[in-house]
RNA sequence: CAAGGUAUGCGCGACUGGCGAAAACGCAGAUUACUGCGGGGGAGCGCAUAUAGCAUAAGAGCCGUUCGCCUGGGCAAAGUAU
Numbered sequence: 001c002a003a004g005g006u007a008u009g010c011g012c013g014a015c016u017g018g019c020g021a022a023a024a025c026g027c028a029g030a031u032u033a034c035u036g037c038g039g040g041g042g043a044g045c046g047c048a049u050a051u052a053g054c055a056u057a058a059g060a061g062c063c064g065u066u067c068g069c070c071u072g073g074g075c076a077a078a079g080u081a082u
Base pairs, nucleotide, nucleotide: 004054005051006050007049008048009047010046011045012044015041016040017070018069019068020067021066025038026037027036028035029034061075062074063073
């Protein structure tokens, strides 16, 4: 110096389900845990600025709900192939 880390700003943004609980997104539709619209969340990705080793060994990852039991996804990381 570059690439990183952290912080801030901007943009994009997957995924956002079922049952029960005095009540626990709303409307319409479907019927096997989904579809559309709206609301509310939202990891992550990209760019910029600052910092100049900066909450720094690594792992038990991260994202939607007040809680419980489930279902189905996405993102990050590692490896391989095109």
About this RNA:
A computed fold for an 82-nucleotide RNA from Paenibacillus thalictri, annotated as ZMP/ZTP riboswitch aptamer (pfl RNA motif). NCBI's taxonomy places the organism under Bacteria, Bacillati, Bacillota, Caryophanales, Paenibacillus. RNAcentral holds the sequence, with entries from Rfam. Of the family's consensus pairs, 100% are formed in the model.